[in-house]
RNA sequence: CGCAGCGACACGGGGUGCCAGGGAGUCCUGGCUGAGAGCACACCCGUCGAACCUGAUCCAGCCAGCACUGGCGAAGGGAUGUCGAGCGCGGUCCCC
Numbered sequence: 001c002g003c004a005g006c007g008a009c010a011c012g013g014g015g016u017g018c019c020a021g022g023g024a025g026u027c028c029u030g031g032c033u034g035a036g037a038g039c040a041c042a043c044c045c046g047u048c049g050a051a052c053c054u055g056a057u058c059c060a061g062c063c064a065g066c067a068c069u070g071g072c073g074a075a076g077g078g079a080u081g082u083c084g085a086g087c088g089c090g091g092u093c094c095c096c
Stems, first nucleotide, its partner, number of pairs: 001090003006084005011046004017032006052077003058071004
């Protein structure tokens, strides 16, 4: 000096399902899974990007259903800058 990793700040991206009851698909209540199940200084994610979207009302397994597992998938998209510290790794220079 560089790289990876770490932290802080600022900014940005994203999702919100299933079941039961209440006369009722939009509202309310309860339950389930989940980081998050509609609004919160929350949660997750930001190119080393399966956060999330499209294909997709997709295919197979499983479940009461959602969820979950595998496929699709080396698919197509997808939101980043600044600063800091010290360990590690690598390079270079100086001295012995």